[in-house]
RNA sequence: UCCGGGAUCGUCUAAUGGUAGGACGCCAGUUUCUGGCACUGGUAAUUUUGGUUCGAGUCCAAGUCCCGGAG
Numbered sequence: 001u002c003c004g005g006g007a008u009c010g011u012c013u014a015a016u017g018g019u020a021g022g023a024c025g026c027c028a029g030u031u032u033c034u035g036g037c038a039c040u041g042g043u044a045a046u047u048u049u050g051g052u053u054c055g056a057g058u059c060c061a062a063g064u065c066c067c068g069g070a071g
Stems, first nucleotide, its partner, number of pairs: 001070007010024004018054001025043006047063005
């Protein structure tokens, strides 16, 4: 330099173009003499900028970063 793939809550992982969900974590509460366990509720995310569309995490283009391959 060229080709291909990837990026979603703090972490892991879902989501036919139509309300972004789950688990763990964290916070609060219930329970307990205290802690743990258990139960309930809450917290929090689509890599960036544009385009297509009534509607984009998803499709298209160009960046950033990561991985693999070729030379």
Annotation
RNAcentral holds the sequence, with entries from ENA. This is a predicted structure of a 71-nucleotide RNA (transfer RNA) from a bacterium. The coordinates come from a structure-prediction model, not an experiment, and the mean pLDDT is 82. Rfam family: tRNA. The family's RNA type in Rfam is transfer RNA.